A computed fold for a 94-nucleotide RNA from Ornithinibacillus gellani, annotated as c-di-GMP-I riboswitch aptamer. The model forms 95% of the base pairs in the Rfam consensus. Its Rfam family is "c-di-GMP-I riboswitch aptamer". Rfam's curators write: GEMM was predicted in a large-scale screen for bacterial structured RNA regulatory elements. The sequence was found by an Rfam model in a public genome assembly.

[in-house]
RNA sequence: AUAGAAUAAAGGCAAACUAUCUGAAAGGAUAGGACGCAAAGCCUAGGGUCUAAGAUGCUUCUUCAAUAAGCAUGAUGAUCGCCUGGUUACCAAU
Numbered sequence: 001a002u003a004g005a006a007u008a009a010a011g012g013c014a015a016a017c018u019a020u021c022u023g024a025a026a027g028g029a030u031a032g033g034a035c036g037c038a039a040a041g042c043c044u045a046g047g048g049u050c051u052a053a054g055a056u057g058c059u060u061c062u063u064c065a066a067u068a069a070g071c072a073u074g075a076u077g078a079u080c081g082c083c084u085g086g087u088u089a090c091c092a093a094u
Stems, first nucleotide, its partner, number of pairs: 003094001012037002017032006035081001041087003045084003048079003055073006
């Protein structure tokens, strides 16, 4: 210097939930709080999953339309504490 399991030491992060703010929603942020995490640090690069505002199609109401309501499709949105991948990193037997 490189790799590095277990154990130990120093630490780190923060699920659910609650309050406030934000978003159409999924969700996100802050504060409290700890289920857990050896990358539960960072990145949507590939996939999975979640939501469906706008858009498209259909249906209903209606003389016809408009409006409104409902259904379906569907990320350009979200999730790195879903997986794979990339990248950075403390101590440490050997």
The coordinates come from a structure-prediction model, not an experiment, and the mean pLDDT is 80.